[in-house]
RNA sequence: UUGAACAAAGGCAAACCCGUACGAAAGUCGGGGACGCAAAGCCACGGGUCUUCCGUCAUGAAAGCCUAUUCAUGACCAGAUAGCCGGGUUACUCAGU
Numbered sequence: 001u002u003g004a005a006c007a008a009a010g011g012c013a014a015a016c017c018c019g020u021a022c023g024a025a026a027g028u029c030g031g032g033g034a035c036g037c038a039a040a041g042c043c044a045c046g047g048g049u050c051u052u053c054c055g056u057c058a059u060g061a062a063a064g065c066c067u068a069u070u071c072a073u074g075a076c077c078a079g080a081u082a083g084c085c086g087g088g089u090u091a092c093u094c095a096g097u
Base pairs, nucleotide, nucleotide: 001096002095003094004093011037012036016032017031018030019029021028022027035083041089042088043087045086046085047084048081049080050079051078055076056075057074058073059072060071061070062069
């Protein structure tokens, strides 16, 4: 410096179960558990996906005398996902140059 076929030591831990944990939710955290993982270490920078408590806007609806109210959908904002992909960054082992 390039790569992950093989080997070995070590590492991580999906689904699922548990919880007097956190959250509106997605999800996170802790214990058990192993489907897998050569970065399944770390970073939400780009795209994707998921959530809809609060806020803003648009459209539609309800009711209505009324400046106000409620509901639905969408966009933005916000949040989550690094085990969706790309990117950044650090590193073990092995193989090659």